[in-house]
Background: Transfer RNA from a Candidatus Woesearchaeota archaeon, 75 nucleotides, folded computationally. NCBI's taxonomy places the organism under Archaea, Nanobdellati, Candidatus Woesearchaeota. The prediction has a mean pLDDT of 82. The sequence is in RNAcentral, with records from ENA. Rfam family: tRNA. By type it is a transfer RNA.
RNA sequence: GCGCCCGUAGCUCAGCCUGGAUAGAGCGAUAGCCUUCUAAGCUAUAGGCCGCGAGUUCGAAUCUCGUCGGGCGCG
Numbered sequence: 001g002c003g004c005c006c007g008u009a010g011c012u013c014a015g016c017c018u019g020g021a022u023a024g025a026g027c028g029a030u031a032g033c034c035u036u037c038u039a040a041g042c043u044a045u046a047g048g049c050c051g052c053g054a055g056u057u058c059g060a061a062u063c064u065c066g067u068c069g070g071g072c073g074c075g
Base pairs, nucleotide, nucleotide: 001074002073003072004071005070006069007068010027011026012025013024020058029045030044031043032042033041051067052066053065054064055063
């Protein structure tokens, strides 16, 4: 230098291929219930402008282009 893959909540990930209305799960956090207390269990809440920028579109996490970071391969 070239090609491919990944980037979504504090962490691990799904959703992307096939655009659609308020973006989800588990773990974790906080509060409550329960318990003599803790743990476990149950319930609720908070937390994301989907790496960044631009484009296409009535509408983009999803499609296109650029760019940044990480990984793998080739030279």